Overview:
A computed fold for a 1529-nucleotide RNA from a metagenome, annotated as small-subunit ribosomal RNA. The prediction has a mean pLDDT of 85. Its Rfam family is "Bacterial small subunit ribosomal RNA". The sequence is in RNAcentral, with records from SILVA.
């Protein structure tokens, strides 16, 4: 700290996606030990068992039993268990300790203040007491009811249970006085005032005295402890109040009647409308009330540089809650988790009459779920409860088990060890890898096994023993402090010793992002994937292996959270064109303000102090072996509060100023705006007149109008809309807008002045007003224009575009709508930052005849431009620059500005305005290309213009198609098709039968055998191959005299292989087609650009050419052109045999036949020539073009070789090569024979003709270029002829193929399917070949089809070309050659020109195309699938209103009824009766109220027939809208 994904590539904008880190987790796989920690995140769901709150006998009466031990009359009966158990009254203590977070958005929480408005039980401290009385009720008896659970009655009784009464330092009220404060009021002092306590219990210890006694002791009394009353201060807990902080919705905007306040009263520990009853009519609230969703709150925890964001498990502190809803009692403290009382729901019991029950204490079940544990030990530590204390109790705690659920930490060996062993994997077969890994050797011994041994936590308390000290009459008791003694551990560390590498690695990834590659299967299948893409026969992506990376007892995935994300931006963004300026103004609140001087100090700024709990985190130090984790000290907690200072700023008070803003005076512009009016032109239509056949309208047309007399013209009326010319990037308005002139009202803005106010400004959510143009509503009005609509053409169709016609509508009037690409796509306001130059409006200055001329200053409107900004583009004083304010609005594409809610409209409809689901992008400027039914220039046998053909016939040959046992296979638009074939009867031959053969037809190796072996005549099957049978029968080399030995070769047989014309041309090489012989194609280095890229190569000429020349941020270069090269046209040297033959010679009917000869023609080697070189004129003085001379050729002299960067996944695995893959007694090899030639047809590409420029017939002339030895073949003979026979010459400038032929002279055929054409078929016949049957070719003889010049259509050619004529040659035994290549003869006609078709260059211009126009892309309809909306009805929740009904409980009220204790009266006076009051219980009655109920509305959810669009989905319909002028922009 960033990658990655739109593009053919950039640059922005932007979204999704990765890489980290965290977790109470969960799943996959694997899994040694240890330590610390953490473990129902869901149903606050039911819940068996079991423990989780008891303690106190030193407050009280009562008080068993078991067992033991004695006694006995054997029936029991004492003793001790026993200061006892269980239970009771009482006391404390069950409000804490532990659980969950349902509910709460404020009655919480949290931070910082208040109580002068309060309360505390146990603890502390001090003060000051506890005097005199008295009745009861449990227990327990006893009687009854009831299954029970549990009542009722009657009898006895205790106390620290309860009641009456005294005393009252200080309390409380009252009342007086002082004295402080922030209001109420605190506080001290004092009063003869009023009220109000208690348990003199328990216990232990005691010398006198005293009383009573059963003689045994009990008690007064002292005396210690502990308790008890009343106060006072404290400490710790609480209750109240107030400020600010923290969640989402406005598609929730208004909300409240105890509601706000007063004034009295209840009430409450206390304030307070907490509650009543009166009185006023307030109180909240856009700074978000009131609804609605969510949620416990923070300390903290995660993550971040940090500001922030997510988040409240574990610890902490607070808060709610305890089966759901109510309720209240006790009590110091609860509206009470394990009290209680009612409803009510669900469980269990039940004898049907009633009961009983709350695990959200801790184990544990069942359920829900992806998921979360032991019905464990122990009270030894730490706390709590009770007790005087022992002690008890305690699921609080503190161990221990499960769980890799997380952090930490060990470990599964160390060290040597190379033939780099075996194996696996690859692989070019050589090798590389795994890998010093492993074997082996020596070593140590963590952990885990088994054994031994032994700590820390345990000192406190108690107990006992001593010492000092306190209290006391006391050496007792008690208390205190210290010094020893004993007595307590659920769990459980460490150390030591045997034994022995022995018991201990996995996971996940390897296309790029991201670190790690190769084999093999798979063949868009299986399957992968976080983006982005992988898979359709060579996948580093799928599966699997080897290997390789990474982490490591774990490693992956999956959720989430933040973080990368500056992608909500405070720190830290935007808004012309990417998402984003309100259509325009006006104003309220609000925010935000000139200049200056004093005041204050609220902001703000220092310091000090108080709180910011602990624990965390961060630093230092320590302490478990180290960490984890644990202790101790700082720091910090960025914040509140208080209080001391500063005074600059900014608020806030006051004084003053004019330059901001306004005002007045003077001016002059304008299509601003409203009313009334007025014209002229054009148009329609009316009336008349001329007139007389068309008009009118289109690409052509046709509907239409017109003999009823139109158009056209002349005149006359009507009528309604619109303002030509001026008229202009002029004017004026806030925008929308606003053009004829006249008036009459009337906003604004400008200039100029510098009287006058004194900051009066700017902005503007809300509100209000205007708001083009369609449209609405009434009522006019209607000249032309004109939505629907009708017609006519167009077209496959045309519900469009073009025409003819037309109605709303356009005009006015009043009223609505309230949008727009209301655009400069650019909110408004001030300042401030270079210029030029144009044009409105308006003052001045110089100069001046003049509308003249120059010039300075506002205002306003344009262009053009540096600086800066910006992605780019552009935009720059009219900012899109630089600050500064106020408003609006923006966060990825769709889905959708749609749904539903709301709210304005009459309606259309507007404003406001989502979300499920989907995509991985959607854009934005610019680039190079392509491409255009854009544009501009220029070319090409492209068009034209001209010659001659295809397409019709027949025939030839190629393809398609059928067809067959096969018709092998390749080609396939221009660039397949007389093509691979420059030679298919066998052979070629790859096809198809059918026969055979298997190490092969053909290479190489290695192993073994082999002398009668290799070979192999005859035979003998067979069609051939091939197989049988085999007389005979070897070869080299070495060594030996020789027999003969050993070895090659040959063969046998076996092993590696050989062999495929088998697949892939889209693995590939190499060749080749084509664009195209078109001028183009790119580098270096320099510029410009963020970059792609540009420049250079465009530009203005010229050329055939990117060819050259100017010229220029371009300068050079390369690869193409060009030229070098070959041919050919002309001369020259040079050489003359086989060529030639002018002179000379010889010869011959004749020929260079022959001596000779180098002129010549010719051959074949140098060589000259042509370079726009020269001359004119055009052009820029250039390139260059145009004429000309000269010349054999004249501007690349004709022609042929040369083919740039590239395209077409263009063609070839069948010409060779060649990588997978495939077949190995077959898909390889061998052989016959057949096929490739089949034939209803269609196409290409020829040939021959259709005829007289002919045909035939005779005569007679003139080439080039090639070929010849298994060949060419003369002269001569035979045959009409193909051709035989036969050979002279010749490896050829010498001989031979060889005649050229069109033509030329002469004849005849007369226009006719012929004397044309020659197919066809028949007959005879020659040739080559083993072999012409399928299936050659040639000659005669006969036979004479179709065709009379060719339909849309379509090729080729620009000169020795085109037509036309014949030679020749490769391939070949021969040939289906009419193909192909050559080669000569004979010889045209045309190009006025580029509009036009087609193809190409080059500049420009638009683009939504980049597999690039055969591109791209809508929309309807039809399929599948999703998910949402509406919707009769259905279900179902949450509140809320009204009104019933009223359980439990408090409160008031009442008193027949009951009632020990105080009080009176009376009796009795020894306990005590009895009446009557208080008080208090029932029970009744109001008042609230919980569950219930009953009504209507209205929310919110869920489901539906049937409906609506929406979104996706490889190849379905129709049609073509948009993208190029996209063809109607």
């Nucleotide at each position: 700290a960033g990658g990655g994904u739109u593009u053919g590539a950039u640059c922005c904008u932007g979204g999704c996606u990765c890489a980290g880190a965290a977790c109470g987790a969960a799943c996959g796989c694997u899994g040694g030990c240890g330590g610390c920690a953490u473990g129902u995140c869901u149903g606050u769901u039911u819940c068996a068992u079991g423990c989780a709150a008891g303690u106190c006998g030193a407050a009280c009466g009562a008080g068993a039993a078991a067992g033991c031990c004695c006694c006995u009359u054997c029936g029991g009966g004492g003793g001790u268990g026993a200061u006892u158990a269980a239970a009771g009254u009482g006391g404390c203590g069950g409000a804490a300790g532990g659980g969950u977070g349902c509910g709460u958005a404020a009655u919480a929480c949290u931070a910082g203040g208040g109580c002068a408005a309060c309360c505390u039980g146990c603890c502390c401290u001090c003060g000051a007491g506890a005097c005199c009385g008295g009745g009861a009720c449990a227990a327990c008896u006893u009687g009854c009811c009831g299954a029970a659970a549990g009542g009722c009655g009657g009898g006895c009784u205790a106390a620290u249970a309860c009641c009456g009464g005294a005393u009252a330092c200080g309390c409380u009220c009252c009342c007086g006085g002082g004295u402080c404060g922030c209001a109420u009021g605190g506080c001290c002092c004092g009063g003869u005032g009023a009220g109000g306590a208690a348990u003199g219990g328990a216990c232990g210890g005691g010398g006198a005295c005293c009383g009573c006694u059963u003689c045994g002791g009990c008690g007064g009394c002292c005396u210690g402890u502990c308790g008890c009353u009343c106060g006072u201060g404290g400490a710790g807990g609480g209750g109240c109040c107030c400020u600010a902080g923290g969640c989402c919705u406005a598609u929730u905007a208004g909300c409240u009647u105890g509601u706000u306040g007063g004034u009295g009263a209840g009430g409450u520990a206390a304030c307070g409308g907490c509650u009543c009853a009166c009185c006023a009519a307030g109180g909240c609230u856009u700074c978000g009330a009131u609804g609605g969703g969510u949620a416990g709150c923070c300390g903290g925890c995660c993550u971040g540089a940090g500001a922030g964001g997510g988040u409240g498990a574990c610890c902490g502190g607070c808060c709610a809650c305890a089966c759901u809803g109510g309720g209240a009692c006790u009590g110091a403290g609860a509206c009470a988790c394990u009290g209680c009382c009612c409803a009510g729901a669900c469980u269990c019991c039940u004898a049907c009459g009633g009961g009983a029950g709350g695990c959200a204490g801790c184990a544990g079940a069942g359920g829900a779920g992806a998921a979360u544990c032991a019905u464990u030990c122990a009270c030894a530590a730490u706390g709590g409860g009770c007790g005087a204390a022992a002690g008890c109790c305690u699921g609080a705690u503190g161990g221990u088990g499960c769980a890799a659920u997380g952090c930490c930490g060990c470990g599964u060996g160390g060290a040597g060890g190379a033939u780099g062993a075996a194996g696996g994997c690859u692989c070019u077969c050589g090798g590389g890898u795994c890998g010093u890994a492993a074997a082996c050797u020596c070593c140590u011994g963590u952990u885990g096994a088994g054994g031994a041994u032994c700590a820390c936590g345990a000192a406190c308390g108690c107990u006992u023993g001593g010492c000092g000290g306190g209290c006391c009459a006391a050496c007792a008791c008690c208390c205190c402090g210290u010094c020893g003694u004993g007595c307590u551990g659920a769990c459980g560390a460490g150390u030591c010793c045997u034994a022995a590498a022995g018991a201990a690695a996995g996971c996940u990834c390897c296309g790029g992002c991201u670190a790690a590659c190769u084999u093999c299967g798979u063949g868009c299948c299986a399957g992968c994937a976080g983006c982005c893409g992988c898979g359709g026969u060579a996948a580093g992506a799928c599966g699997a292996a080897g290997g390789g990376a990474g982490c490591g007892a774990g490693c992956g995935u999956u959720g989430u959270u933040c973080g990368g994300a500056a992608u909500c931006a405070c720190u830290g963004g935007g808004c012309a064109u990417a998402a984003a300026g309100g259509g325009c103004g006006u104003c309220u609140a609000g925010g935000c303000g000139g200049a200056u001087c004093g005041g204050u100090c609220a902001g703000u700024c220092c310091g000090a102090u108080g709180u910011g709990a602990a624990a965390u985190c961060c630093c230092c130090c320590g302490g478990c072996u180290c960490a984890a984790c644990c202790g101790g000290g700082g720091a910090a907690u960025u914040g509140c509060g208080u209080u001391g200072g500063a005074a600059a700023c900014u608020g806030c008070c006051g004084g003053u100023c004019u330059c901001g803003a306004g005002u007045g005076c003077g001016g002059g512009a304008g299509g601003g705006g409203a009313g009334a009016g007025u014209g002229g032109a054009a148009c329609u239509c009316c009336u008349g007149g001329u007139g007389g056949a068309g008009c009118g309208g289109u690409g052509a047309a046709a509907u239409g109008c017109g003999u009823a007399g139109a158009u056209a013209u002349c005149a006359g009326g009507a009528g309604g809309a619109a303002c030509g010319c001026c008229g202009g990037u002029g004017g004026c308005g806030a925008a929308a807008g606003c053009g004829a002139c006249u008036c009459u009202c009337u906003g604004g803005a400008c200039c100029g002045u510098a009287a006058c106010u004194g900051a009066c400004g700017c902005u503007g959510a809300a509100g209000c007003g205007c708001g083009a143009a369609a449209g609405c509503c009434a009522g006019g009005g209607g000249a032309g224009c004109g939505a629907a609509c009708g017609g006519g053409a167009u077209u496959a169709g045309a519900u469009a575009c073009c025409c003819c016609g037309g109605u709303a509508g356009u005009c006015c009037u009043g009223g609505c709508c309230g949008u727009a690409a209301a655009c400069g796509a650019u909110g408004g306001g001030c300042a401030c930052u270079a210029g030029g130059u144009a044009g409105u409006g308006g003052c001045g200055g110089c100069u001046c005849u003049g509308a003249g001329g120059c010039u300075u200053c506002c205002u306003c409107u344009g262009c053009u431009g540096c600086a800066g900004c910006u992605a780019a583009c552009g935009u720059a004083u009219u900012a899109a620059g630089u600050g500064c304010c106020c408003c609006g609005c923006c966060u990825g594409g769709g889905g959708a500005g749609u749904a539903c809610g709301g709210u304005c409209g009459c309606a259309a409809g507007g404003c406001u305005g989502a979300a499920a689901c989907u995509c991985a992008a959607a854009g934005g400027a610019a680039u190079u290309g392509a491409c255009g039914g854009g544009g501009g220039c220029u070319c090409g046998c492209a068009c034209a213009a001209g010659c001659g053909g295809u397409g019709g016939a027949g025939c030839a040959u190629g393809u398609g198609g059928c067809u067959c046992a096969a018709u092998u296979c390749g080609a396939g638009g221009c660039a397949a098709c007389g093509c691979g074939a420059a030679g298919a009867a066998c052979c070629u031959u790859a096809c198809c039968g059918g026969g055979g053969a298997u190490u092969g037809a053909c290479a190489u190796g290695c192993u073994a055998g082999u002398g009668g072996u290799a070979g192999g005549g005859a035979c003998c099957c067979g069609a051939a191959a091939g197989g049988g049978c085999g007389a005979c029968g070897a070869c080299c080399c070495g060594g030996g005299c020789a027999a003969c030995c050993g070895g090659g070769a040959g063969c046998u047989a076996g092993c590696a292989c050989a062999g495929g014309u088998g697949u892939u041309g889209c693995a590939u090489g190499g060749c080749u087609g084509u664009c195209g012989u078109c001028a183009g194609c790119u580098c270096g280095u320099g510029u410009c650009g963020u970059g792609a890229g540009a420049u250079g190569u465009u530009g203005g000429g010229u050329u055939a050419a990117g060819u050259c020349c100017c010229g220029u941020a371009a300068c050079g270069a390369g690869c193409g052109a060009a030229a070098c090269c070959c041919u050919u046209g002309u001369c020259c040297u040079u050489a003359g045999u086989u060529g030639c033959c002018a002179g000379c010679g010889c010869g011959u009917c004749a020929u260079g036949g022959c001596g000779g000869g180098g002129a010549c023609u010719c051959u074949a080697a140098g060589g000259a020539g042509a370079c726009u070189g020269c001359c004119g004129g055009u052009g820029u003085u250039a390139a260059a073009c145009c004429g000309g001379a000269g010349g054999a050729a004249g501007g690349u002299g004709g022609g042929g070789a040369u083919g740039a960067c590239g395209u077409c996944a263009a063609g070839u695995c069948a010409u060779c090569a060649u990588g997978g893959c495939c077949c190995u007694u077959a898909c390889a090899c061998c052989c016959c024979g057949g096929g490739c030639u089949g034939c209803a047809c269609a196409c290409g590409u020829g040939c021959u003709a259709c005829a007289a420029u002919g045909g035939c017939c005779g005569g007679c002339a003139c080439a080039a270029a090639g070929g010849g030895a298994a060949g060419c073949a003369a002269u001569a003979c035979c045959g009409c002829g193909a051709g035989g026979u036969g050979g002279a010459g010749c490896g050829a400038a010498u001989c031979c193929c060889a005649a050229a032929a069109a033509g030329c002279c002469g004849g005849u055929c007369c226009c006719a399917g012929u004397u044309c054409a020659g197919a066809u078929c028949g007959g005879a016949g020659g040739c080559u070949g083993a072999a012409a049957u399928u299936c050659g070719c040639c000659u005669c003889c006969g036979u004479g089809a179709a065709g009379u010049u060719g339909g849309a259509a379509u090729c080729g050619c620009u000169a020795g070309u085109a037509a036309u004529c014949g030679c020749g040659c490769a391939u070949c035994a021969g040939c289906c050659g009419u193909g192909g290549c050559g080669c000569g003869g004979u010889g045209a006609a045309u190009a006025u020109g580029u509009u036009c078709c087609c193809g190409a260059g080059c500049c420009u211009u638009g683009u939504a195309c980049a597999c690039a126009c055969c591109g791209c892309c809508c929309g309807u309809c039809a399929a599948g699938c999703c998910a949402c909306g509406g919707a009769a009805g259905c279900c179902g929740g949450a509140g809320g209103u009204g009104c019933c009904c009223g359980a439990a409980g408090u409160c008031a009220u009442u008193u027949a009824u009951c009632u020990a204790a105080c009080c009176c009266a009376c009796c009795a006076u020894u306990c005590g009766g009895c009446g009557g009051g208080a008080g208090g219980a029932a029970a009744a009655u109001g008042c609230c109220c919980a569950c219930g109920g009953c009504a209507a509305a209205g929310c919110c959810g869920g489901u539906a027939a049937c409906u609506g669009g929406g979104a996706c989905u490889a190849a379905g319909u129709c049609g073509u809208a948009a993208c190029a002028a996209g063809g109607u922009a």